[in-house]
RNA sequence: AGGAAACUCUGGAGAAGCUCCGUCAUGGAGUGCCGAAGGUGCAAGGCUUGGCAACAGGCUGAAUCUCUCAGGCAAAAGGAAAGAGUGAGACGC
Numbered sequence: 001a002g003g004a005a006a007c008u009c010u011g012g013a014g015a016a017g018c019u020c021c022g023u024c025a026u027g028g029a030g031u032g033c034c035g036a037a038g039g040u041g042c043a044a045g046g047c048u049u050g051g052c053a054a055c056a057g058g059c060u061g062a063a064u065c066u067c068u069c070a071g072g073c074a075a076a077a078g079g080a081a082a083g084a085g086u087g088a089g090a091c092g093c
Stems, first nucleotide, its partner, number of pairs: 002091001006086005016031001018030004032073003038069001039067001041065001045060006
């Protein structure tokens, strides 16, 4: 020089204030949607098994892509990337 997890602050999009039923209230069912908590899937590549080879199989394999399980579709709450600070005289050299 580099410098993690975690925490704090800033930040902040999309989509029915839908329909029916019910409650003092929390809710239940249905249809249509959204992707930016979390989660699922995999391309090249890598490893590996069989095979003379061509090739076939298995494992691994990222995302803002994909799915929509979860979550969400007025406000509030929640909310990813990104930025700042603490961590940090750590660690490491």